[in-house]
RNA sequence: CUCCCCAUAGCUCAACGGAUAGAGCGGGAGCCUUCUAAGCUCUAGAUGGGGGUUCGAUUCCCUCUGGGGAGACCA
Repeated sequence: CUCCCCAUAGCUCAACGGAUAGAGCGGGAGCCUUCUAAGCUCUAGAUGGGGGUUCGAUUCCCUCUGGGGAGACCA
């Protein structure tokens, strides 16, 4: 320098272009219990930034940022 892949909740992952973006673990509150754990109920929390296409974008396109990989150069 070129090409490819990835970026969603604190963590690990889902989501044919269309419903209120879901799940597990973790956090908070409550129930239960003599207490703790376990179990049960409820609850808060996320689409990396900017632009574009579209009636509608987590999804498609461009760019930037960050991470990973391959190649080239290293005369």
Molecule: transfer RNA
Organism: Parcubacteria group bacterium CG2_30_44_18